[in-house]
RNA sequence: UAACGAUAAAGGCAAACUACCUGAAAGGGUAGGACGCAAAGCCGCGGGCCUAAAAGUCGGGGGAACUCGAAAAAUGGCAGCCGGGUUACCGAA
Numbered sequence: 001u002a003a004c005g006a007u008a009a010a011g012g013c014a015a016a017c018u019a020c021c022u023g024a025a026a027g028g029g030u031a032g033g034a035c036g037c038a039a040a041g042c043c044g045c046g047g048g049c050c051u052a053a054a055a056g057u058c059g060g061g062g063g064a065a066c067u068c069g070a071a072a073a074a075u076g077g078c079a080g081c082c083g084g085g086u087u088a089c090c091g092a093a
Stems, first nucleotide, its partner, number of pairs: 004091002012037002017032006035080001041086003045083003048078003057070005
């Protein structure tokens, strides 16, 4: 330096759930809380997954303004789904 990861040492993160805030939703933030994690640090770049607001489309209602519903749809998300990129603590085999 590149791999690797122990019943080591020091330290770290925090699932479900609860409260509050935020968002159309998925989700996110803070506090509590620990199922787990050797990158469960960071980056939506590829795949995958979640949601479906606006515009447009289709259908119903309505004189109209408009309204109700449906399919499709990321420009919204998930880094604790898998790759990839990038940075980093410790040092037994």